Source information
TPP riboswitch aptamer (THI element) from Psychromicrobium silvestre, 91 nucleotides, folded computationally. The sequence is in RNAcentral, with records from Rfam. The coordinates come from a structure-prediction model, not an experiment, and the mean pLDDT is 78. The model forms 95% of the base pairs in the Rfam consensus.
[in-house]
RNA sequence: CCACGUGACACGGGGUGCCCCUUGGGCUGAGAAAACACCCGUCGAACCUGAUCUAGUUAGCACUAGCGAAGGGAUGUCGCGCAUGACGCGC
Numbered sequence: 001c002c003a004c005g006u007g008a009c010a011c012g013g014g015g016u017g018c019c020c021c022u023u024g025g026g027c028u029g030a031g032a033a034a035a036c037a038c039c040c041g042u043c044g045a046a047c048c049u050g051a052u053c054u055a056g057u058u059a060g061c062a063c064u065a066g067c068g069a070a071g072g073g074a075u076g077u078c079g080c081g082c083a084u085g086a087c088g089c090g091c
Base pairs, nucleotide, nucleotide: 001085004081005080006079007078008077009076010075011041012040013039014038017027018026019025020024047072048071049070053066054065055064056063
């Protein structure tokens, strides 16, 4: 003691759609709203905007590709590893 890897704690960000014969059932998904859940936090496609977007595709959503080198988007502390190390200084 930079960077990298990893963990803990605290804090923060986010979504909750589609279909049907609708007290319910079905589909996809990590999650389909009220949850001690799930996902994500700058190495940021978690999520939002463009977008009631374009093509394929599906019962529909989803999905695949594009848009996309687009515009936005929420982080600190400590421990461990690397390290019998590297760098610097002194003798």